A computed fold for a 75-nucleotide RNA from Desulfobacterium sp., annotated as c-di-GMP-I riboswitch aptamer. The prediction has a mean pLDDT of 79. NCBI's taxonomy places the organism under Bacteria, Pseudomonadati, Desulfobacteria, Desulfobacterales, Desulfobacterium. Rfam family: c-di-GMP-I riboswitch aptamer. Rfam describes the family as follows. GEMM was predicted in a large-scale screen for bacterial structured RNA regulatory elements.
[in-house]
RNA sequence: CCCAAUCAAAGCCAAACCUGCCCUGAGGCAGGGACGGAAAAUUACGGGUCUUAAGGAGACAGCCAGGUUACCGGA
Numbered sequence: 001c002c003c004a005a006u007c008a009a010a011g012c013c014a015a016a017c018c019u020g021c022c023c024u025g026a027g028g029c030a031g032g033g034a035c036g037g038a039a040a041a042u043u044a045c046g047g048g049u050c051u052u053a054a055g056g057a058g059a060c061a062g063c064c065a066g067g068u069u070a071c072c073g074g075a
Base pairs, nucleotide, nucleotide: 006075012037013036017032018031019030020029021028022027035062041068042067043066046064047063048060049059050058051057
């Protein structure tokens, strides 16, 4: 200098559920709350699941798999 699994440390996010609001709906936003997470940050181009009477319309990335980016750290 590069890389950086694991451990440690500092922190971070926040399932279900409850309340309020938006929405035809899946679901979303805010507050509370913690099941969990090492990318549970972001990305809807791939697969999958869900919504819609249906659709070439939508939702979910905390379903799987990729892309991009980020903190500590060579004990």